This is a predicted structure of a 370-nucleotide RNA (Bacterial RNase P class A) from a Chloroflexota bacterium. Rfam family: Bacterial RNase P class A. It is annotated as a ribozyme. The gene name in the source record is rnpB. The sequence is in RNAcentral, with records from ENA.
RNA sequence: UGAGUAAACCGGGUGACCGCCCCGAUUAACAUCGGGGAGGAAAGUCCGAGCUCCACCGGGCAGGAUGCUGGGUAACGCCCAGGAGGGGUAACCCUACGGAAAGCGCCACAGAAACAUACCGUCCUUCGGCUGAAGGAUAAGGGUGAAAUGGCGAGGUAAGAGCUCACCAGCGGCUGGGUGACCAGCCGGCUGGGCAAACCCCAUCCGGAGCAAGACCAAAUAGAGGGAUAGAGGGACGCCCGGCCCAGUCCCCGGGUUGGUCGCUUGAUCCUUCCGGUAACGGAAGGACUAGAUAGAUGGUCACCGUCCUUCGGUCGAAGACUCUUCGAGCUGAAGGAUACAGAACUCGGCUUACAGGUUUACUUGACCC
Numbered sequence: 001u002g003a004g005u006a007a008a009c010c011g012g013g014u015g016a017c018c019g020c021c022c023c024g025a026u027u028a029a030c031a032u033c034g035g036g037g038a039g040g041a042a043a044g045u046c047c048g049a050g051c052u053c054c055a056c057c058g059g060g061c062a063g064g065a066u067g068c069u070g071g072g073u074a075a076c077g078c079c080c081a082g083g084a085g086g087g088g089u090a091a092c093c094c095u096a097c098g099g100a101a102a103g104c105g106c107c108a109c110a111g112a113a114a115c116a117u118a119c120c121g122u123c124c125u126u127c128g129g130c131u132g133a134a135g136g137a138u139a140a141g142g143g144u145g146a147a148a149u150g151g152c153g154a155g156g157u158a159a160g161a162g163c164u165c166a167c168c169a170g171c172g173g174c175u176g177g178g179u180g181a182c183c184a185g186c187c188g189g190c191u192g193g194g195c196a197a198a199c200c201c202c203a204u205c206c207g208g209a210g211c212a213a214g215a216c217c218a219a220a221u222a223g224a225g226g227g228a229u230a231g232a233g234g235g236a237c238g239c240c241c242g243g244c245c246c247a248g249u250c251c252c253c254g255g256g257u258u259g260g261u262c263g264c265u266u267g268a269u270c271c272u273u274c275c276g277g278u279a280a281c282g283g284a285a286g287g288a289c290u291a292g293a294u295a296g297a298u299g300g301u302c303a304c305c306g307u308c309c310u311u312c313g314g315u316c317g318a319a320g321a322c323u324c325u326u327c328g329a330g331c332u333g334a335a336g337g338a339u340a341c342a343g344a345a346c347u348c349g350g351c352u353u354a355c356a357g358g359u360u361u362a363c364u365u366g367a368c369c370c
Stems, first nucleotide, its partner, number of pairs: 001366010012305007020037006039341001043352002046350005051210004056243006063206005068082005083097001084095004098201002103199001105195003119142002121138007150168002153165003169191001171188007214262004223253001225252005233246003269288008306339010316328005
């Protein structure tokens, strides 16, 4: 100095005038004073919960979700650390990563043959003869294909083949290491695939609906309405069983109310320091209170600054040329333009997606100089 990898942060500021919402003080009220007022994703509504309501408990079936191991967490399909496989020179990144000897199924076309087999070819024997036929052996070579009797090399053979040997892969056994996934070594026979983001099997987990939940107040009205059921019935997604609870329950038609208050922000919260842990995270001490709207507030105007882009100069340096031209780097001046993605609606932990521009840290690698 170029290219890259991983992570973190900012993404506007200041002033003046006017305007809006909340809280507190004061006031009969208005006014006045003080304090506060969108995000890293507020988005998606994809997971998990807190909270609310539906009396509830247990067992089974059905249904759904996750899927290597160990930790973290309130929990998770999330995060951290490892393992295996793959990509990359590397830093690093990706994985829908349990089981194919529980069963059932698929692998089109091509090809001789896709759980089975010999198209071409090679070798041997016989017959005939300048090129063929029959029989036998073969899967090393060729063709087809995503995939074809483990791979590659040597020996051996009539030609070949794990037929034999060495090195690998797979499978099985033993020993050692590790909490574990797995890893390493030794031995062995010689070995017919792939697909479970196919059905399925196995392990683990799972009530439903949701702040338009729900609670309360006020106000108004029309139920001579219809049907089922009779200790029947009803009782948290479907079905079954058992217990238990209520004393009626369910369905249809019609009418009234559409107003207000709460829920509504003190939280699995945030900041600093120390301790433990590789880390995620946990513990201790101290400190802080940071929107709460309801047709939906947090804005408008002006000026200056910040950042970025373009153009025109000045300064410095280099090259050419002869007093001009071109190029480059930093600084400086002026003008013009731009200033990302985007806005709470009960709250929180994640994941995913969007983002002009800028800053920082660590690591990998190329070139040059010392």